[in-house]
RNA sequence: GGGUAGAGUAGAGGCGCAAAAUAGAUGAGUAGUCAGGUGGAGGCCGGCGGGGCCGUUGAAACCUGAUGAAAGGAUAUUUUGCCGAAGUUGGGGUUUGCCACACUCCGGCUGGUACCGAAGAUGAAUAAUCCCGGUACUGUCACCUUCGGGUGAAGAGCUAUCUUGCCA
Repeated sequence: GGGUAGAGUAGAGGCGCAAAAUAGAUGAGUAGUCAGGUGGAGGCCGGCGGGGCCGUUGAAACCUGAUGAAAGGAUAUUUUGCCGAAGUUGGGGUUUGCCACACUCCGGCUGGUACCGAAGAUGAAUAAUCCCGGUACUGUCACCUUCGGGUGAAGAGCUAUCUUGCCA
């Protein structure tokens, strides 16, 4: 120095990923509260069950007047941690009477970003997110090449570096 099978360290892609803080907007003149009116037996505690609370001393709902938020999500700026960063989906577990939410484990999908479309879910929303499909741009590696590019693959990848075992 070659092949093969592992372990480690440091990096790259780019409107890169996630978190936090701040600011204004949206939420919204909404929810809620108070007063009045109509109304006449239900309403609330995430859903069901169970249990509890309020209600004929007037529930729900609606109207008028006064007052009047917040959360989540998105945008901008800054900071921090990072490059399966992270997200999503199926199953198991924890909490529960069961489900939902939350947390965690195992597996699947996605290299990254943007846009378009369909239906559904979340949502105040026509914003945004998820899922499915498509288009485009872009990075990495392999093969091909007329050297212009083309095709394919996936992050358990790729680049650099280092180390261990085995083989000739």

The RNA shown here (Lysine riboswitch aptamer) has 168 nucleotides and comes from a Bacillota bacterium. Taxonomically the source falls in Bacillota (Bacteria, Bacillati). The coordinates come from a structure-prediction model, not an experiment, and the mean pLDDT is 77.